[in-house]
């Protein structure tokens, strides 16, 4: 002067004692981001167990009561586990490799389309979260370097 990312900006107190001030630290506003949270709608495996059913079979002289099976709704428990932030998923595989969704850069922005050059991490909650207005709560960190392409369109 630019990149990734939501990750800036102002104001007020405290330090500094010298009128002012840098860092740092506390609170508050404005921005930008992220979770939690109704009606309505949407809801996943596996086990037994209880409830309901005007459905289906079977028994039962009988379409009836009753038994049992079945299917269909429920309700609580068990077992596997579930959510989140982030592009960063997924698959194979002769074992850390090759691909892949999906992302980021190529400088006046933004869209698109062609070249090109990267990435496709990690980390958290802690048995628990679908949407979700209204209310609530959280973050604002950290790490990077380039002479650097090309077209049409809008705008400055």
């Nucleotide at each position: 002067c630019g990149c990734c990312a939501a990750a800036u900006u102002c104001c007020c107190u405290c330090c500094a004692c010298a009128u002012a001030g840098a860092c740092g630290a506390g609170g508050g506003g404005a921005g930008c981001g992220g979770g939690g949270g109704a009606c309505c709608c949407g809801g996943a495996g596996c086990g037994g167990u209880c409830c309901c059913g005007a459905c289906c079979c079977c028994g039962g002289a009988a379409c009836g009561a009753c038994g049992g099976g079945g299917c269909g709704g429920g309700a609580a428990c068990g077992c596997a586990g579930g959510g989140g932030c982030g592009a960063a998923u997924c698959a194979c595989g002769a074992c850390c490799g090759u691909g892949u969704a999906g992302c980021g850069c190529c400088a006046c922005u933004c869209c698109u389309u062609c070249g090109g050059c990267g990435c496709g991490a990690g980390c958290c909650c802690g048995a628990c979260a679908g949407c979700u207005a209204a209310c609530c709560c959280c973050g604002c960190a950290g790490g990077c370097g380039a002479u650097c392409g090309a077209a049409g369109g809008a705008g400055g």
Predicted 3D model of a 156-nucleotide RNA (c-di-AMP riboswitch aptamer (ydaO/yuaA leader)) from a soil metagenome. The sequence is in RNAcentral, with records from MGnify. It matches the Rfam family "c-di-AMP riboswitch aptamer (ydaO/yuaA leader)". Its family is annotated with cyclic-di-AMP binding and regulation of gene expression in the Gene Ontology.